Annotation: Small-subunit ribosomal RNA from an uncultured rumen bacterium, 1476 nucleotides, folded computationally. Its Rfam family is "Bacterial small subunit ribosomal RNA". Its family is annotated with ribosome and structural constituent of ribosome in the Gene Ontology. Model confidence (mean pLDDT): 83 of 100.
RNA sequence: AGAGUUUGAUCCUGGCUCAGGACGAACGCUGGCGGCACGCUUAACACAUGCAAGUCGAACGAGCGAAAGAGUGCUUGCACUCUCUAGCUAGUGGCGGACGGGUGAGUAACACGUGAGCAAUCUGCCUUUCGGUGGGGGAUACCAAUUGGAAACGAUUGUUAAUACCCCAUAACAUAGAGAAGCCGCAUAACUUUUCUAUCAAAGAUUUAUUGCCGGAAGAUGAGCUCGCGUCUGAUUAGGUAGUUGGUGAGGUAACGGCUCACCAAGCCGACGAUCAGUAGCCGGACUGAGAGGUUGAACGGCCACAUUGGGACUGAGACACGGCCCAAACUCCUACGGGAGGCAGCAGUGGGGAAUAUUGCACAAUGGGGGAAACCCUGAUGCAGCGACGCCGCGUGAGCGAUGAAGUAUUUCGGUAUGUAAAGCUCUAUCAGCAGGGAGGAAAAUGACGGUACCUGACUAAGAAGCCCCGGCUAACUACGUGCCAGCAGCCGCGGUAAUACGUAGGGGGCAAGCGUUAUCCGGAUUUACUGGGUGUAAAGGGAGCGUAGACGGCAGUGCAAGUCUGAAGUGAAAGCUCGCGGCUUAACCGCGGAACUGCUUUGGAAACUGUACAGCUAGAGUACCGGAGGGGUAAGCGGAAUUCCUAGUGUAGCGGUGAAAUGCGUAGAUAUUAGGAAGAACACCGGUGGCGAAGGCGGCUUACUGGACGGUAACUGACGUUGAGGCUCGAAAGCGUGGGGAGCAAACAGGAUUAGAUACCCUGGUAGUCCACGCCGUAAACGAUGAAUACUAGGUGUCAGGGGGCAAGGCCCUUUGGUGCCGGCGCAAACGCAUUAAGUAUUCCACCUGGGGAGUACGUACGCAAGUAUGAAACUCAAAGGAAUUGACGGGGACCCGCACAAGCGGUGGAGCAUGUGGUUUAAUUCGAAGCAACGCGAAGAACCUUACCAGGUCUUGACAUCUGCGUGACCGGUCCUUAACCGGACCUUUCCUUCGGGACAGGCAAGACAGGUGGUGCAUGGUUGUCGUCAGCUCGUGUCGUGAGAUGUUGGGUUAAGUCCCGCAACGAGCGCAACCCUUAUCUUCAGUAGCCAGCGGUCUGGCCGGGCACUCUGGAGAGACUGCCAGGGAUAACCUGGAGGAAGGUGGGGAUGACGUCAAAUCAUCAUGCCCCUUAUGAUCUGGGCUACACACGUGCUACAAUGGCGGAAACAAAGGGAAGCGAACCCGCGAGGGGAAGCGAAUCUCAAAAAUACCGUCCCAGUUCGGACUGUAGUCUGCAACCCGACUACACGAAGCUGGAAUCGCUAGUAAUCGCGAAUCAGCAUGUCGCGGUGAAUACGUUCCCGGGUCUUGUACACACCGCCCGUCACACCAUGGGAGUUGGUAAUGCCCGAAGUCUGUGAGCUAACUUUCAGAGGCAGCAGCCGAAGGCAGGACCGAUGACUGGGGUGAAGUCGUAACAAGGUAACC
Repeated sequence: AGAGUUUGAUCCUGGCUCAGGACGAACGCUGGCGGCACGCUUAACACAUGCAAGUCGAACGAGCGAAAGAGUGCUUGCACUCUCUAGCUAGUGGCGGACGGGUGAGUAACACGUGAGCAAUCUGCCUUUCGGUGGGGGAUACCAAUUGGAAACGAUUGUUAAUACCCCAUAACAUAGAGAAGCCGCAUAACUUUUCUAUCAAAGAUUUAUUGCCGGAAGAUGAGCUCGCGUCUGAUUAGGUAGUUGGUGAGGUAACGGCUCACCAAGCCGACGAUCAGUAGCCGGACUGAGAGGUUGAACGGCCACAUUGGGACUGAGACACGGCCCAAACUCCUACGGGAGGCAGCAGUGGGGAAUAUUGCACAAUGGGGGAAACCCUGAUGCAGCGACGCCGCGUGAGCGAUGAAGUAUUUCGGUAUGUAAAGCUCUAUCAGCAGGGAGGAAAAUGACGGUACCUGACUAAGAAGCCCCGGCUAACUACGUGCCAGCAGCCGCGGUAAUACGUAGGGGGCAAGCGUUAUCCGGAUUUACUGGGUGUAAAGGGAGCGUAGACGGCAGUGCAAGUCUGAAGUGAAAGCUCGCGGCUUAACCGCGGAACUGCUUUGGAAACUGUACAGCUAGAGUACCGGAGGGGUAAGCGGAAUUCCUAGUGUAGCGGUGAAAUGCGUAGAUAUUAGGAAGAACACCGGUGGCGAAGGCGGCUUACUGGACGGUAACUGACGUUGAGGCUCGAAAGCGUGGGGAGCAAACAGGAUUAGAUACCCUGGUAGUCCACGCCGUAAACGAUGAAUACUAGGUGUCAGGGGGCAAGGCCCUUUGGUGCCGGCGCAAACGCAUUAAGUAUUCCACCUGGGGAGUACGUACGCAAGUAUGAAACUCAAAGGAAUUGACGGGGACCCGCACAAGCGGUGGAGCAUGUGGUUUAAUUCGAAGCAACGCGAAGAACCUUACCAGGUCUUGACAUCUGCGUGACCGGUCCUUAACCGGACCUUUCCUUCGGGACAGGCAAGACAGGUGGUGCAUGGUUGUCGUCAGCUCGUGUCGUGAGAUGUUGGGUUAAGUCCCGCAACGAGCGCAACCCUUAUCUUCAGUAGCCAGCGGUCUGGCCGGGCACUCUGGAGAGACUGCCAGGGAUAACCUGGAGGAAGGUGGGGAUGACGUCAAAUCAUCAUGCCCCUUAUGAUCUGGGCUACACACGUGCUACAAUGGCGGAAACAAAGGGAAGCGAACCCGCGAGGGGAAGCGAAUCUCAAAAAUACCGUCCCAGUUCGGACUGUAGUCUGCAACCCGACUACACGAAGCUGGAAUCGCUAGUAAUCGCGAAUCAGCAUGUCGCGGUGAAUACGUUCCCGGGUCUUGUACACACCGCCCGUCACACCAUGGGAGUUGGUAAUGCCCGAAGUCUGUGAGCUAACUUUCAGAGGCAGCAGCCGAAGGCAGGACCGAUGACUGGGGUGAAGUCGUAACAAGGUAACC
C1' cells in the first nucleotide's frame, strides 16, 4: 500500500466482498511446562447452608469464676463453705454499623467531565491553640416475684448503678436587641474595635503516668449548594408550562432558593429544537486509525445511583441507612390458625436462564479498616492457594554426522520421481517434566497462610511432551483415486451434469504453532457522509419561477475599543494508562523510579494587521433624475377579412365521401358540385426569421385606453442603501373540478364500419364532455439548456437584434462601443460525449439537493384540496449488481452503393399416373447402424440371394478366428478319400520339410499355464485425421509509426475503376503477409521434331481390304515451341487507372473448362474407413456355423425412370462419333435358337484384336386422334445366364394378358451457349444384378428491358436495452409454492400521564378535659407524653383519553421461485417513434 466482482472488451460511477488489528468471548479439533493477568456480558431471576461488623470490664451495677488463701467435715486426701484475683459474660452506656465489599435497574440530569463561585454552608474522630471541669437530684435496664403466648415476644409489681438522664452556679466566644468609629467590596452587606442587656457547659476512669469530658478559635479532611461550557437518536414529537415565571411577606433548612405557604402581577421555555418518545450510568481510559475521526466504558481508578418493589421518617457529625426501624405490595417459610419470620446486586455455593463464566478452600503472616490505654478481638476488605490454553509472555518436544538415496507409501511416460538426511545407525547434550539433597526473601525483637514454595546442587534415561487450518483466483501452497448438478463446498467471484488442482479420501506441499480454525461484534481498508477529504448537463443529485423575513457573506480610506485572533506569565488538567530514559524479577510479559505529554479550561499583562464593533468620511457597487428609441410584455374595450359548418333561394343530376382496399355514413324527399344572401363560434394565412418581449409558465389580425420591465446616452443627486435567501407570500402549461354562459371546427368516452387468430387499438364514418368566456379552485409536467442565483477574471472568428460614437470618394462601406441572441473554435476542464466570455474554465458568497438496485415516491401519520389528488415520506424483505459514456461486432419490417440464374425475360421440369430408389412412420424375433433446413433423404452403399452383416433365432468354442512371449513333445503345414452333422466342430486313413559347425536352429501345427488377444460396445460434447457449408464470396491480418486514459482507431476510410482490398489518385501513415490474379492441366490456331499398330496426296502392285511396296504431304498421335499484351487506332476519363468502339487476328480484353477454397463460423458430420484418451464386456458386448432379416407395408415425403403421343409410334433400308474397358478377361468369323443365349474357337496384355450395333438424324411405307398400332404396370406360361444355391430375394428372353395415365392444384426446381433441351455410347463396383453414379460425344435453341421487389452476399453509414449476438432481449395479467408487509369487525397486553375516590406508616400543625419522677415560693404550675383532629401522602379502586406492542376471519399490493397459461407493450423507424 491494495485486491476480486457489472462488460465480448474498455473507461467511469457505484455498491457488495476480502487481506489487518482487537476481544471479559463462545464453538470444533488438539493439548507438555512456567510466569503475569482475567473469569455470569443472559434472569436488578429465586435462593438451602456457613461465614462477611463488631469492640470496650481502664464508663456501670450484677452474675459466673479457675488459681491462691481461710474455715468445716474428717475415711489425711477427698467433699463442702467463705473471702477474693486473673478471666469470662447477658444488660445499661460509649464508639463503630454512613467505611470497606457488590451491582448498573433507574437516570438525557448540574448525573458526569472541566473550570469557576459560596459575602449562602456544615464537618465526629485528627492537629494546633485559649479556657474550664464547682454543687446537687430523680429514675431505669439487668435482677427477683407474679403472669400472657405454640412461638416471636411481652405485661405488672418491687430493688439498683453509671462517662445514661435532669437542675443550679461560673464563663468567654457566639446569638439576639440597642449604639459609636474604621476598613474592604460590584453589591445586599461582611470584617475590625468598643459600650450595655438577655440566654447557654462539663464526667469521670485507672493508679502515678496518663487518658477522658465541656466551651471557643484556627487548620486539615469530608460533605452540601450555585453557575459558564460540553455530553445520543427521532420534527412522521411544534408548541410546552398554574407553583408555572417574577415580586412582597412568612415558614423551613447547616445553608441559598417556589423548597413550602398567603397575596399580587402574567409571565417563563421554544426551529441556536422547548415538550414528548426511544435508548443509555458518566469519566480517566480501551480498541482502531497516518491523522482527523469512529466504536466502546469488562478488569484498575474517580464520581453517581440502587439494595425484593413502592413510600416514610427516626437516630446520628454524617443516612432517609445492602447484612437498622415503620407501613403497603408480591413471593417464600413456621404456626397450636390466634399470630409470626425473611430479603446473597457481600464471599463461597444451589436452582433457573443461557453459546457461555470458577472452590460451600487457607490465613489474618503482610497491607489496610473498626473498637480498645493496651494486650488483644473482629475483618469472604485483603494476602494466598484451587479450577479454566480465556488472554499476553517465555521455554521445550532434542543436537551433530549419516546415501544403498533402505523398506513402506504415493505417483509414473514403467525408465523413474517424491516423501528424504527424513528414518535406521554412530556420537553427544539434559532446558522442561520425574528422583534425591540443600533451601531463602517477603519481618523492624517475636509472629509466614503461601510452602519445604521460589531458587541452587547431584545422579539418571532421547526418554514423557504436536497439533490445527489451508493448497481455483483474491492468497503462500498440486497430484492421484472416488463421486457424476448427486453427495457436497462456498468470504466474494463461483465449483459439481464421467478425465473436478474448487466435493470426499490419500500422498505431497504451504502457513501458524500449544495452539489452530470457525462464529459473533468493533475500527480499518471506505475519500462509501468527504473538517482534513466528495459531488449534482447525460451515472444518484438544481427547488417550476419570482419577491422577500430571519440568518450567512459583503466596496475604498481613517480614528477609537479589544469580543474573535496572536503572544508572555500563573493556576488547574488526580493516580494509573500511553510515550521516553533508567532500573528489578535468568529474559519477556509484568513491576518500580524519574521525565515528557495530557493538544483543554480559567485568570492576568501585552499587540492591533485581519474579522467584529462605535464614530465620522468617499464614489468605482447599488439606486434616483433627465433625454431617446425598440418590442407577439400585461389588462380592458372595440373593429376586420379569409376559411369551416349550418340555414334560405337558384342552377343542376346521380352519385358523393372515404381507404392500402373497402364498408358504415350522406344522396332522387335532389346530395356532392356551383351561384347569391344570411347566421354563429373559434382561430388569426402571407409578413415569420436558431428574429423580438417576459422571472418562469408563456405571448402573434387591427385600433384605442391604462400599465410593468429592460436598453442606450448624460453624469445632476443619495452614499454601501449590496448579494443570497431556511420558513413565508405570490405567479404557475395542459388536463381536471365548481357556478353561470357559449358551442363553428376539432375531439377523450361512446356507437358503427373495417383490419385481425383475436382487435375493448392503429384506419374510416359519426359523436358527448372538453376545448371558448366570466368568477373561483387545483399546483402538477421530459415545468429541460435535463445546466440555481450573484460578482470578477481568462485567445479568437463569424452572423443577427436594439442603441451610441467616429471616418470616407456616402442609396453604400469601414472602424469602434454597450446590451441581447446564435454558430464555430483555442487554453483549461471533463469518465467520455462534450462545454468553452451566454462555461460544464479560474475563484468567492449564499441557497437547494445526492449517497447501490428493487420494494417505492409505496405504506402509516400529518397538512392542504369539493374531489381527483398534491406535499412530506419510511421499514421488513430481496439482489450483486443497477447505471453513464464510448468501442468492436451482430441485427433492423433504417439509409446509400454494388454483385449473384436472386428477381425479371425465356426454355424445360418437379408437384397429378405407374414403376424404381432413399427416408419417415408402422410392423417384426430381427426389420443392424449412421446421416436431419439450406449443407439428411439414387446419402455412407463404385452394386444385402450365402458371404458381405454389424441385426434376430438356434447350435458350438474359451489363451480363443488374429499378434507377441515361455515350456513340453511332434515333424509337419498344405492336399486327398471316407464317416458323422442342418452346418461349423469332430473322427479315421493316405501322402508329406529345409539348414546345420550335429549341440541345434528355421518353419509349422498340437498340448499346458499365464501375461494377453478380441469388441462395427459407449462417448464426434475428450480427440487426431478427413469432409461439408457460408464461398471462388473478396475479404482476413501483421510490423513500425501516429491518435485515444482505454477497449480500440488509422493503414483497410475517401474520389474513380474492376470479376477482384484489381488498379490509379488523394490521405498520418509507410510497408508486409494469407487470400484475388498469374504460374499448373485441358481445349481452340499455327510452327517444328518424330512416323507404328495411325494416315494415303502423288507413284507402283493388288484377292479392291492402306492389303502390300513406298511415303510422312495431310488427318492424327505426343514432345518442344509460337500466339493475346489493352500491344495499335479513335473517343470518354483527371493528362491516371480504366471504359466504349474499331483494325488486325484461329482466338480480344481473366478466350472456354478444370485443379486450386484466406482468417474464421456452425461444440456442423464421422469413435461404423482409419487412428486414439477414458469408461465398459472377458465361458462374452469376443469367435464360429446353419437358417432368417436388412427386400415387411393402411400411409407420408424426397430423388429419378417411363409415359400420356402425330415435332409421334411401328416396319424397312442407309450414314456419321468420342471416350473408355479387356487375361479367373474381351471374345471375332462360322453354326444352332424367334430370342435371351448355346456351340465353337481365330485374334488380342491391345492407336494392331475385341467389347462395338452408336442413337437421335435423313429417306421410304403405315397408323389418323382413339385410352389408340399411344402407354407399358401387373399377371400367367415357357425359357436363358450367373452362381454351392435364384422360395423368401437376381437379371434377361419369348408368347399371352394390357392397369393407371389424355400434360398435372397450391407451391416449387434447373439453366445465359456449344449452355438448356434431346439422343445414344462407355466405365467403376461386380460371379450375377442400374431407371443410380462418374465420364463421352451427336443434334442443338430461346431470352436478359432492367435492379422496384423476393433470397443470399459485400462495402460505408445510422439506431440498439442484442453479445448464446433477432431462433436475441423483454413486459404485464392469470395459475401454483414460499416469505415479509399494509388495511381490518375486533381481541389482548404494556407504558407514562390526567381527573375523582379511599387513604397505611410518618413528618408537620392544632388540640390535649386523660397521664406525668427530676425544676419551682404557691400543691398548683412549667415542661413532657398518650389520645384525638387536620394538610400532605405510597399502594389500591373508578373513569375517559394518549402512545407502543402481540394477535385476527377476510382483504390489498410487494418480493422470490430451470423448463405453466394468454398475448407482444418496450429495445431497430420494434413494425402506430418513444417518453412525462